[in-house]
RNA sequence: GGUAGAGGUUGCGUUUAGCAUCAGUAAUCUGUCUGAUGUGCCGGACACAGGUGAUGACAGAUGAAAGGGCGAUACGCCGAAGGGACGGUUCUUCCGAAGAUCCGGAUCCUGGGCAUACGGUAAACAGCCGUAUGACUGUCAUCCCUAAAAGGGAUGGGGAGCUAUC
Repeated sequence: GGUAGAGGUUGCGUUUAGCAUCAGUAAUCUGUCUGAUGUGCCGGACACAGGUGAUGACAGAUGAAAGGGCGAUACGCCGAAGGGACGGUUCUUCCGAAGAUCCGGAUCCUGGGCAUACGGUAAACAGCCGUAUGACUGUCAUCCCUAAAAGGGAUGGGGAGCUAUC
């Protein structure tokens, strides 16, 4: 350097349809009152709507969707994958700022899942993301127990690692 594996039955990611939630919410229409602003996330510009009634409140009728979730199926895997920074592409009327999507590279962090707390996202006490703490688990090194092995204990390290093999 190549190849093949292990961590778990709650390992990681993706996809399809179904189901619950989102929600009796948004939106539309009607009626009453109000009476000049409102919309394009934010600021400016511009555009559109508006006394043939903006906006707001109340009542009634109709009434979603996306994102996220669930178990199942299928697929790809074991830096699987996730996140930050950087660079580039596209979108949001234009500019500024901001946000979202996609791509890139061993650029940085994280072995893995779980629980708790805080923060972010979100309709949500779900889930996801980040940080911290905690025990558990896997692996390697050193030392100790055991006649040895298996196994156990303590300390420490980290996936560009570990095991096997060429």
RNAcentral holds the sequence, with entries from MGnify. Lysine riboswitch aptamer from a sheep gut metagenome, 166 nucleotides, folded computationally. It matches the Rfam family "Lysine riboswitch aptamer". Gene Ontology term of the family: lysine biosynthetic process. Rfam describes the family as follows. Riboswitches are metabolite binding domains within certain messenger RNAs that serve as precision sensors for their corresponding targets.